[in-house]
RNA sequence: CGCCAAAUCGCCUUCCCAACGGCGAACCGGGGACCCACGUUCGUUACCGGGGUGAAUCCGCAUCCGAUGCGGUAGAGCGCACUUCCCGCUCGAACCCGUCAGCUAACUCGGUCGGCGGUUACGGAAGAA
Numbered sequence: 001c002g003c004c005a006a007a008u009c010g011c012c013u014u015c016c017c018a019a020c021g022g023c024g025a026a027c028c029g030g031g032g033a034c035c036c037a038c039g040u041u042c043g044u045u046a047c048c049g050g051g052g053u054g055a056a057u058c059c060g061c062a063u064c065c066g067a068u069g070c071g072g073u074a075g076a077g078c079g080c081a082c083u084u085c086c087c088g089c090u091c092g093a094a095c096c097c098g099u100c101a102g103c104u105a106a107c108u109c110g111g112u113c114g115g116c117g118g119u120u121a122c123g124g125a126a127g128a129a
Base pairs, nucleotide, nucleotide: 001117002116003115004114008025009024010023011022012021026112027111028110029109030108031107036102049100050097051096052095053094058072059071060070061069062068075091076090077089078088079087082127083126084125085124086123
């Protein structure tokens, strides 16, 4: 100076700064009515509940099983303001609740972490402003 993400800004506290703690704004997420949705019956199988954040789902192969690895994929990000297309490069994880939650106004409860890249370098076209 930039990137992912909601994860930023301001104020109080202090001799001053910072930290801890607290408040506000902004942004993000959960719970939560009417209405709507779900619901009933029969048969088979299973007992492996269900749900949330997130782009991160699903399929195939290898493997004695598992673990693990490989390939692809729904989907996502970047290429230095925005949109679309092209091109190129990447990601396609992880965690949480605890038997419980559809949507959902009022209301209510939480979060504002963490991880990276660059040093004259900056892909192309069109459009908008």
Overview: This is a predicted structure of a 129-nucleotide RNA (c-di-AMP riboswitch aptamer (ydaO/yuaA leader)) from a soil metagenome. The model forms 96% of the base pairs in the Rfam consensus. Model confidence (mean pLDDT): 79 of 100.